The part of an RNA shown here (small-subunit ribosomal RNA, 3' major domain) has 476 nucleotides and comes from a metagenome. Model confidence (mean pLDDT): 81 of 100. It matches the Rfam family "Bacterial small subunit ribosomal RNA". RNAcentral holds the full RNA, with entries from SILVA.
[in-house]
Context: one part of a larger RNA
C1' cells in the first nucleotide's frame, strides 16, 4: 500500500421496518442426496450446485449395463491390385447387426486412343477413432461481487525508498455527477449520452387494414373513400427551457405553469480494473498422459422412470371472495404446406369420416379467462382429487417396462400449516387466462403475451451487502 475488526463518522440497497402474497404441514410433478441395482451415463455443491447443462430418455438420443459381433474399421488422407463398382427382386438362418443364396437393369466424366478422374470392392502400412483422465497445463464462452462507481497512466511535486500527491476536503448527484477549493495540471477505461422499445403529434403511403359522409349488404358484403383506426417509414417532441424560493453570485434542490411526458418518463441492450486457481477438456478447440482385435466401432435388449428415507424448486388444494349448471361480451402476443384445418357427419368425449380456405394485416389454430345469473348453506361437504378398477382415443416399427388424453365407476391426505424462510415499491404484487421453442407424440417446467388489479414505506436503531474518509493490528 491492502485485507481485517463483536472500531468510528458519512452514505447506499425491498437490506431491515410498513404492508401483500407464499414456502416450511397435505398429495401429486420434478431436480439432488442416499440407499438399491448389472447398470441405475457424467458434470453442476452457501449465497453463486438441486423444474440446473436438458428448448423435451419408449427406440433413437445414449455417453452406462448384459449378450452378440467387426478389426485400416461408422468418418479422412495417401499407395497398390480388381471391376461395373452400383442399383434392384425374392428367399434362408439370426433378437437386429450380420452372414449365406438369388432375379433383373446398367459401363459416370474427359479422350480417336493409350491413359486420367469420378464410385466400389479386396489388400498391406502410415494412421482413423476414444463423451477416457487432467477445467490445478490450457484458448473460447459463463457465473458471481455489480450496473456496485469505481480502476488506472503521463508529466509534475513530496518521500532513501515501499510508495503518496491527482482520486482528499466543503457543498451537490443515480453516479469519480457537477460546482468550489486545493502541488497539482491533464489524460484513458467505466458512469452518462449515442441505440431498441412503450407513451404525444405531424407527415409520407392504404392493401389483405379502416368505414365519417352517399349507395349497397344477412355481413365493410359490393361500389366509392384513406377523414379516422391501423400498420411501417420518416421528423418533431423534455433540455431545469421558463417562473418563484433556497443556495456560496456555484453546482444544484424544493414549489409552479405550461405540456402527452417533467427533472435518468418507462423498460431492455450495454456489465470498467479485478475477485473466486468460481463452472466448464461432455458444445467446441486445444498442450501432456492413457486404449489400440479395445477404454475404438456396430446391434438387440435393459437402464437412465428403481425406492425404508432426506432436502429444493413448483402445481393442484384445504373452500361461500367457492364449488357446480347456465349465459354471453372484451384482449395481446405468436404458430401454420410432411402444416393449421373453417364447415357438416357419426361419438356422451378423446377422436373419427368427408369436404372448403391459406405458403396468410385476407384462411385457420381461436374457445380467452377472470365477469354476470341461478343454485348449493359450512358439513370432510355438490370441498379436495389423489390412489385403484374397467372401457376407450391417438401418435408412433414399436406404448410390458416407460407416453399423453377420454369416459364410467372408486373418492385418499387435506379444516390454512412449529422452529424457520423467500418474493414484490406501480400498471408493480395478486390473480386470471393465452400463445411460442423443444416436438411423430409427450410441459405443473421455460420464454413471451395480454385481461382485472392492490397494501404499505414513521424512519435507518438493529439484521444482511456494498462504497467513501479515517483509526487500530502479532496477518499479506
Nucleotide at each position: 500500500u491492502g485485507a481485517c475488526g463483536g472500531g468510528g463518522g458519512c452514505c447506499c440497497g425491498c437490506a431491515c421496518a410498513a404492508g401483500c402474497g407464499g414456502u416450511g404441514g397435505a398429495g401429486c410433478a420434478u431436480g439432488u442426496g442416499g440407499u438399491u441395482u448389472a447398470a441405475u451415463u457424467c458434470g453442476a455443491c452457501g449465497c453463486a450446485a438441486c423444474g440446473c447443462g436438458a428448448a423435451g430418455a419408449a427406440c433413437c438420443u445414449u455417453a452406462c449395463c448384459a449378450a452378440c459381433c467387426c478389426u485400416u474399421g461408422a468418418c479422412a488422407u495417401g499407395c497398390c491390385c480388381g471391376g461395373a463398382c452400383g442399383g434392384u427382386u425374392u428367399c434362408c438362418a439370426g433378437a437386429a447387426a450380420u452372414g449365406g443364396a438369388u432375379u433383373c437393369c446398367u459401363c459416370c466424366u474427359a479422350g480417336c486412343a493409350a491413359u486420367a478422374g469420378g464410385u466400389c470392392g479386396g489388400g498391406a502400412c502410415a494412421c482413423a477413432g476414444g463423451u477416457g483422465c487432467u477445467g490445478c497445463a490450457u484458448g473460447g464462452c459463463u457465473g458471481u461481487c455489480g450496473u456496485c462507481a469505481g480502476c488506472u497512466c503521463g508529466u509534475g511535486u513530496c518521500g532513501u525508498g515501499a510508495g503518496a500527491u491527482g482520486u482528499u476536503g466543503g457543498g451537490u448527484u443515480a453516479a469519480g455527477u457537477c460546482c468550489c477549493g486545493c502541488a497539482a495540471c491533464g489524460a484513458g477505461c467505466g458512469c452518462a449520452a449515442c441505440c431498441c422499445u412503450c407513451g404525444c403529434c405531424a407527415u409520407u403511403a392504404g392493401u389483405u387494414g379502416c368505414c365519417a359522409u352517399c349507395a349497397u349488404u344477412u355481413a365493410g358484403u359490393u361500389g366509392g373513400g384513406c377523414a379516422c383506426u391501423c400498420u411501417a417509414g420518416u421528423g418533431g417532441g423534455a433540455c431545469u427551457g421558463c417562473c418563484g424560493g433556497u443556495g456560496a453570485u456555484a453546482a444544484g434542490c424544493c414549489g409552479g405553469a405550461g405540456g402527452a411526458a417533467g427533472g435518468u418518463g418507462g423498460g431492455g441492450a450495454u456489465g470498467a480494473u479485478g475477485u473466486c486457481a468460481a463452472g466448464u477438456c461432455a458444445u467446441c478447440a486445444u498442450g501432456g498422459c492413457c486404449c489400440u482385435u479395445a477404454c475404438g466401432g456396430g446391434u438387440u435388449g435393459g437402464g437412465c422412470u428403481a425406492c425404508a428415507c432426506a432436502c429444493g424448486u413448483g402445481c393442484u388444494a384445504c373452500a361461500a371472495u367457492g364449488g357446480c349448471g347456465g349465459u354471453g361480451a372484451c384482449a395481446g402476443u405468436g404458430g401454420g404446406c410432411a402444416g393449421c384445418u373453417a364447415c357438416c357427419u357419426a361419438g356422451c368425449a378423446a377422436u373419427a369420416g368427408g369436404c372448403a380456405g391459406c405458403u396468410a394485416a385476407u384462411c385457420c389454430c381461436a374457445a380467452a379467462a377472470a365477469g354476470c345469473c341461478g343454485u348449493c348453506u359450512c358439513a370432510g361437504u355438490u370441498c379436495g382429487g389423489a390412489u385403484u378398477g374397467g372401457g376407450g382415443u391417438c401418435u408412433g416399427c414399436a406404448a410390458c417396462u416407460u407416453g399423453a388424453c377420454c369416459c364410467c365407476a372408486u373418492g385418499a391426505a387435506g379444516u390454512c400449516g412449529g422452529a424457520a424462510u423467500c418474493g414484490c415499491u406501480a400498471g408493480u404484487a395478486a390473480u386470471c387466462g393465452u400463445a411460442g421453442a423443444u416436438c411423430a407424440g409427450c410441459a405443473c417446467g421455460c420464454u413471451a403475451c395480454g385481461g382485472u388489479g392492490a397494501a404499505u414505506a414513521c424512519g435507518u436503531u438493529c439484521c444482511c451487502g456494498g462504497g467513501c474518509c479515517u483509526u487500530g493490528u502479532a496477518c499479506a